[in-house]
RNA sequence: GUCCCUGUGGCGCAAUGGGUAGCGCAUUGGACUUCUAAUCCAAAGGCCGUGAGUUCGAAUACCACCUAGGAUG
Numbered sequence: 001g002u003c004c005c006u007g008u009g010g011c012g013c014a015a016u017g018g019g020u021a022g023c024g025c026a027u028u029g030g031a032c033u034u035c036u037a038a039u040c041c042a043a044a045g046g047c048c049g050u051g052a053g054u055u056c057g058a059a060u061a062c063c064a065c066c067u068a069g070g071a072u073g
Stems, first nucleotide, its partner, number of pairs: 001072004007066001010025004019056001027043005049065003
C1' cells in the first nucleotide's frame, strides 16, 4: 500500500425486509431484614465512532474518514 473485520448507556452484548433501541451486570431510590448480604419493585443513564449523501423514514443500505484487530507484499 491492498484486502477483511470491529465500533450501540459505566462494562459486556442484542436488535438488519429500513419504521421513533433492548437484555445482563453495575449505579440510584424504595420494600423486606435488628444491621449487612441476598431477594423483590421502580428509576436514571444511548441523539448507535465522525461527517456527508440517499430515503417520507437509516444503528441497519451507499461514500469518505477515524479507531481496535487480522491477512498479504
Predicted 3D model of a 73-nucleotide RNA (transfer RNA) from Trichonephila inaurata madagascariensis. Rfam family: tRNA. It is annotated as a transfer RNA. The source organism's lineage runs through Eukaryota, Opisthokonta, Eumetazoa, Panarthropoda and Trichonephila inaurata. The RNAcentral record of the sequence draws on ENA and Rfam.